[in-house]
A computed fold for a 530-nucleotide part of an RNA from an uncultured prokaryote, annotated as small-subunit ribosomal RNA, 5' domain.
Context: one part of a larger RNA
RNA sequence: GAUUGAACGCUGGCGGCAUGCUUAACACAUGCAAGUCGAACGGCAGCGCGGGGAAGCUUGCUUCCCUGGCGGCGAGUGGCGGACGGGUGAGUAACGCGUGGGAAUUUGCCUGGUAGUGGGGGGCAGCCAGAAGAAAUUCUGAAUAAUACCGCAUACGCCCUACGGGGGAAAGCAGGGGAUCUUCGGACCUUGCGCUAUCAGAUGUGCCUGCGUCGGAUUAGCUUGUUGGUGGGGUAAUGGCCUACCAAGGCGACGAUCGGUAGCUGGUCUGAGAGGACGACCAGCCACACUGGGACUGAGACACGGCCCAGACUCCUACGGGAGGCAGCAGUGGGGAAUAUUGGACAAUGGGCGCAAGCCUGAUCCAGCCAUGCCGCGUGUGUGAAGAAGGCUCUAGGGUUGUAAAGCACUUUCAGUAGGGAAGAAAGGUCAAGUGUUAAUAGCGCUAGGCUGUGACGUUACCUACAGAAGAAGGACCGGCUAACUCCGUGCCAGCAGCCGCGGUAAUACGGAGGGUCCGAGCGUUAAUC
Numbered sequence: 001g002a003u004u005g006a007a008c009g010c011u012g013g014c015g016g017c018a019u020g021c022u023u024a025a026c027a028c029a030u031g032c033a034a035g036u037c038g039a040a041c042g043g044c045a046g047c048g049c050g051g052g053g054a055a056g057c058u059u060g061c062u063u064c065c066c067u068g069g070c071g072g073c074g075a076g077u078g079g080c081g082g083a084c085g086g087g088u089g090a091g092u093a094a095c096g097c098g099u100g101g102g103a104a105u106u107u108g109c110c111u112g113g114u115a116g117u118g119g120g121g122g123g124c125a126g127c128c129a130g131a132a133g134a135a136a137u138u139c140u141g142a143a144u145a146a147u148a149c150c151g152c153a154u155a156c157g158c159c160c161u162a163c164g165g166g167g168g169a170a171a172g173c174a175g176g177g178g179a180u181c182u183u184c185g186g187a188c189c190u191u192g193c194g195c196u197a198u199c200a201g202a203u204g205u206g207c208c209u210g211c212g213u214c215g216g217a218u219u220a221g222c223u224u225g226u227u228g229g230u231g232g233g234g235u236a237a238u239g240g241c242c243u244a245c246c247a248a249g250g251c252g253a254c255g256a257u258c259g260g261u262a263g264c265u266g267g268u269c270u271g272a273g274a275g276g277a278c279g280a281c282c283a284g285c286c287a288c289a290c291u292g293g294g295a296c297u298g299a300g301a302c303a304c305g306g307c308c309c310a311g312a313c314u315c316c317u318a319c320g321g322g323a324g325g326c327a328g329c330a331g332u333g334g335g336g337a338a339u340a341u342u343g344g345a346c347a348a349u350g351g352g353c354g355c356a357a358g359c360c361u362g363a364u365c366c367a368g369c370c371a372u373g374c375c376g377c378g379u380g381u382g383u384g385a386a387g388a389a390g391g392c393u394c395u396a397g398g399g400u401u402g403u404a405a406a407g408c409a410c411u412u413u414c415a416g417u418a419g420g421g422a423a424g425a426a427a428g429g430u431c432a433a434g435u436g437u438u439a440a441u442a443g444c445g446c447u448a449g450g451c452u453g454u455g456a457c458g459u460u461a462c463c464u465a466c467a468g469a470a471g472a473a474g475g476a477c478c479g480g481c482u483a484a485c486u487c488c489g490u491g492c493c494a495g496c497a498g499c500c501g502c503g504g505u506a507a508u509a510c511g512g513a514g515g516g517u518c519c520g521a522g523c524g525u526u527a528a529u530c
Base pairs, nucleotide, nucleotide: 001530002529003528004527006526007525008524009523010522013377014376015375016374017373018372020369021335026333027332028331030330031329032328035080036079037078040077041076043073044072047071048070049069050067051066052065053064054063055062056061057060087288088287089286096213097212098211099210100209101208102207106204110201111200112199113198114197115196116195117194118152120150121149128141129140130139131138132137158166159165160164172193173192174191175190176189177188180187181186214260216258221251222250223249226248227247228246229245230244231243232242233241263285264284265283266282267278268277269276270275290311291310292309293308294307313324314323315322316321341367343366344365345364349363350361351360352359353358380410381409382408383407390401391400392399393398414471416466417465418464419463420462424457428452429451430450431449433447434446435445436444437443474519475518476517477516478515479500480499481498485514486513487512488511489510495502496501
């Protein structure tokens, strides 16, 4: 000199863009952070509409009861999603990360292709009835639906001793409809969404490996599933991954082993570079989710807001037994020099579910707080010598503060008040046209058009008008390094200090004042890196 996720002291007008627990991976009150689908299903608890009945009367209203007929929908069965998104850096010196190769894998949703979607069955919830318990919850009986479950048929790919044999799949729902049939429910046709098997693709994932990746030798030897082979098991898959037997190997001064520290990278800071230091924010990967262990489900987890066991801690209890996990967003206590609101909205972007409308989304977009940083703007402009008064100084003449002020003439950025006012909006709905599908002018898909229509921010950005210089300057320093000097006080005292050093009676170095210098909504100090 540059820099910082900074802190502290003094001071503080506005705006834009960013950042904001670096410490206790300490403990957490409260609210929210993952749901959705009625176009899979039986249904109907609540709300609304319709229908029926009864009562009251004011004769068309009120109250009550019944009714899934309709809009819808609590709880339940079922599907998909809760493995993404969000947080943190404790552990890890490792194929964890970075980079380059590889073969023995899998991949829900998505894209393209091929072939199917035939025919049957038995249950279990919810509901009903009953029982236990303070609660959490649990048990018994009866009935029942499905895209839930299980067989049969068929079988491209699969397996075997391979012209043969073996074992395997599926599910329907919704819209529309001219003939034909009909038990009047539909069959049937068609469209869309699904379902099954399989081949490829895309994306994601698992595995192997060369090289690179902090410091300690005051850590020199380490290793028995250890190193290799054979048989077997296991996995999606290779492999001592596991197991039985056999052999006795394997690693190491090119630093094994042990102990310390640490998430890694793109990058960031500095520096002319070479390097050095760091890894906040943003992005990629990894690891973790109160501590330790385990598996289940699933395409995917050994799963932050799932399950089981053990432990510590907290809470409820009728003492028999139960409940919990903010390193999600806010917020609280604690620790600390130190770090924010228990805010708004799904309008946009994206995600989950859904045919869709839509619902959910503390992701996200916004707002709030903080000079924490960077950037921009303002705190007026011109004129004004009687060089006013006052202050300071003085050789007592003067000098300086100083065009500074006052005065005169202007301007109105920003802030204030009032009015106008974009863009972020694409979608969605509806009407009707063309086109594809089709028996069809239904329906559905696609394309262009008309109308309608969705904004948290928001009193938005921006523009116009109004009034008045009106509301807006400080901090450090002035001995040398280092830009900037005099007076008074003090008298090795009080004090200053980054280094050299000042102070013992004229201190440009202490304290005050006047003046000056440097920065400026900041200025200094401390800490840290180069």
The RNAcentral record of the full RNA draws on ENA. The coordinates come from a structure-prediction model, not an experiment, and the mean pLDDT is 86.